[in-house]
Molecule: transfer RNA
Organism: Ignavibacteriaceae bacterium
């Protein structure tokens, strides 16, 4: 160098091939339970998505182009 697939809360992942404010679990924080911890139940904060652009009423989703990882292939030695 090619090719594929992937980058979204603190971490791990979902979203039926575009439709408004993206959603769950864990953890966090608070309440409730408990002698008291844990668990278990509630409730709240937190992510505009890998960077820049482009298509389009409308973008996480589609396009370029670059930037990291992963996993395969060319080629040199």
């Nucleotide at each position: 160098u090619c090719u594929a697939c992937g980058g979204a809360a603190g971490c791990u992942u979902a979203a039926c091939u575009g439709g408004u404010c993206u959603a769950a679990g864990c953890a966090u924080u608070c309440g409730u339970c408990u002698g008291a911890u844990a668990a278990g139940c509630g409730a709240a904060a937190g992510a505009c998505a890998g960077u820049u652009g482009g298509u389009u009423c409308g973008a996480g989703u589609c396009c370029a182009a670059c930037c990291c990882g992963u996993a395969g292939g060319a080629c040199c030695a």